[in-house]
RNA sequence: CUAGGUGGUCGGGUGGCCGCUUCAAGCUUGUCUUGGAGAGGAAAGUCCGGGCUCCACGGAAAGCACGGUGCCGGAUAACGUCCGGCGGGGGCAACCUUAGGGAAAGUGCCACAGAAAGCAAACCGCCGGUCUUUAUGGCCGGUAAGGGUGAAAGGGUGCGGUAAGAGCGCACCGCGUCAACGGCAACGGGGACGGCACGGCAAACCCCACCGGGAGCAAGACCAAAUAGGGACGGCGGUCUUUUCCUUCGGGAAAAGCGAAAUGCGCUUCCGCAUAGUCGUCCGGGUCGGUCGCGUGAGGCGUUCGGCAACGAACGUCCCAGAUGAAUGGUCACCCCUUGGCCCGUCAAACGGCCAAGGACAGAACCCGGCUUAUAGACCGCCUAGCUUU
Numbered sequence: 001c002u003a004g005g006u007g008g009u010c011g012g013g014u015g016g017c018c019g020c021u022u023c024a025a026g027c028u029u030g031u032c033u034u035g036g037a038g039a040g041g042a043a044a045g046u047c048c049g050g051g052c053u054c055c056a057c058g059g060a061a062a063g064c065a066c067g068g069u070g071c072c073g074g075a076u077a078a079c080g081u082c083c084g085g086c087g088g089g090g091g092c093a094a095c096c097u098u099a100g101g102g103a104a105a106g107u108g109c110c111a112c113a114g115a116a117a118g119c120a121a122a123c124c125g126c127c128g129g130u131c132u133u134u135a136u137g138g139c140c141g142g143u144a145a146g147g148g149u150g151a152a153a154g155g156g157u158g159c160g161g162u163a164a165g166a167g168c169g170c171a172c173c174g175c176g177u178c179a180a181c182g183g184c185a186a187c188g189g190g191g192a193c194g195g196c197a198c199g200g201c202a203a204a205c206c207c208c209a210c211c212g213g214g215a216g217c218a219a220g221a222c223c224a225a226a227u228a229g230g231g232a233c234g235g236c237g238g239u240c241u242u243u244u245c246c247u248u249c250g251g252g253a254a255a256a257g258c259g260a261a262a263u264g265c266g267c268u269u270c271c272g273c274a275u276a277g278u279c280g281u282c283c284g285g286g287u288c289g290g291u292c293g294c295g296u297g298a299g300g301c302g303u304u305c306g307g308c309a310a311c312g313a314a315c316g317u318c319c320c321a322g323a324u325g326a327a328u329g330g331u332c333a334c335c336c337c338u339u340g341g342c343c344c345g346u347c348a349a350a351c352g353g354c355c356a357a358g359g360a361c362a363g364a365a366c367c368c369g370g371c372u373u374a375u376a377g378a379c380c381g382c383c384u385a386g387c388u389u390u
Stems, first nucleotide, its partner, number of pairs: 001386010012335007020038007027030001040361001044372002047370005052216004066212005071085005086100001087098004101207002106205002108201003123147002125143007155173006174196001175194004181188002220292004230283007238258001240257007262275005299318008336359008
């Protein structure tokens, strides 16, 4: 220098003017004045794990059903997350990637193709025998080395062996068993024995181990209007008007009207009581609305120490958004970055000047730890391979 791997940071800046939300102070108490603060690395998807709140249950533990997780060790409040390893796969390498427990507990499946797909299997081929029509033939048998099918054909390569073949024999690799060794472990490297049995699928049921009560800030708590319901107490609950009839001339009855004003009981009237109704006072629940929950937290930053690391500990320091139809914006100027055009310059460029366009993804809503997804562009550290120069 070229190509690549990996980890991380930023993701426009400054000023003026006009606005928005919130906090504090002030006095002139108003949508006032002054001062301070005001989105993210993902605030997103709401996929996991927790805090917090309410509900349910109630000795502890275990079991059943359902769901989840699944190599080993560690980190953590916890996790399906993270870190460090092991095994498999990819890459020359840096490095990347991996749902990676159990298939001799049981059940089930293995489509299509193919002769044969699970107590394996002769389609072509190869070899031997036999027949006669002597060939590119038929029949019988042997053969899993070769071809073909398939995701998969009952170990692989080589030598020997054989009629041709075959773990039939041997060497190496693979596989299985055994006992030691190293490692906390997953596992590893070798040794001895065994000719090879025990195909694959558990992202099929299932088995094993571990984890899990439910719902969510529209959780939940408090204050509380008008109107309409509910409850308690008290007042009122017709000496009203008109017409007709009866009359002992006192009044009574019926109908209609006004009105909230009717009904029942005490034999009837008078009178009284109760209920309906109506008016007033008070109480209680819910709704509209308001307040809290609501930001000092598994908090940020720095230093030192422990650890390979995730992370932990100690000390110091800081307080850093809280809206609720939902604030965090708009505009102007200058600068920065990218691209394009023109000018200057040059052999051609670069540098320089001018102009124009563009500057991502996206926006808190109870909070925190992760994962996943989106993201114009810029910058930094470390590492690998190749080439060149010294």